[in-house]
RNA sequence: GCCGCCCUGGCUCAAUCGGCAGAGCGCCGUUUUCGUAAAGCGGAGGUUGCGGGUUCGAUUCCCGCGGGUGGCU
Numbered sequence: 001g002c003c004g005c006c007c008u009g010g011c012u013c014a015a016u017c018g019g020c021a022g023a024g025c026g027c028c029g030u031u032u033u034c035g036u037a038a039a040g041c042g043g044a045g046g047u048u049g050c051g052g053g054u055u056c057g058a059u060u061c062c063c064g065c066g067g068g069u070g071g072c073u
Stems, first nucleotide, its partner, number of pairs: 001072007010025004019056001027043005049065005
């Protein structure tokens, strides 16, 4: 230099074909306990990497940039 894949709550990852952004773990509160852990219930937390485009509507499609990863030379 060229090619592919990935980037979504704190972490690990979903969201098929464009139509309300979710789960587990973690965190906070609460029930239970003499107390803790475990378990049950509830809650907070997101500019979907950044900037544009298409569309009534974009996590999803297109373009550019950035980061990560693998391959080729």